[in-house]
RNA sequence: CGGGGAGUGGCGCAGCCAGGAUAGCGUACUCGCUUGGGGUGCGAGUGGUCGGCGGUUCAAAUCCGCUCUCCCCGACCA
Numbered sequence: 001c002g003g004g005g006a007g008u009g010g011c012g013c014a015g016c017c018a019g020g021a022u023a024g025c026g027u028a029c030u031c032g033c034u035u036g037g038g039g040u041g042c043g044a045g046u047g048g049u050c051g052g053c054g055g056u057u058c059a060a061a062u063c064c065g066c067u068c069u070c071c072c073c074g075a076c077c078a
Base pairs, nucleotide, nucleotide: 001074002073003072004071005070006069007068010027011026012025013024020058029045030044031043032042033041051067052066053065054064055063
């Protein structure tokens, strides 16, 4: 430099292709119940604006452009 993939609560992921309006699952965390206590189990709850910027649209995590970071392959240099 070229090609491909990934980026979404603390962590691991789904949702994207065929836009629809509350962004979800597991785990973690907080509270309550359960227990003599811990653990387990049950219930409730907090926490993200979807890497960033811009565009299209009535409406964007989803479509389009640019860009950042990481990973893989190749090329180049040594």
Molecule: transfer RNA
Organism: Candidatus Atribacteria bacterium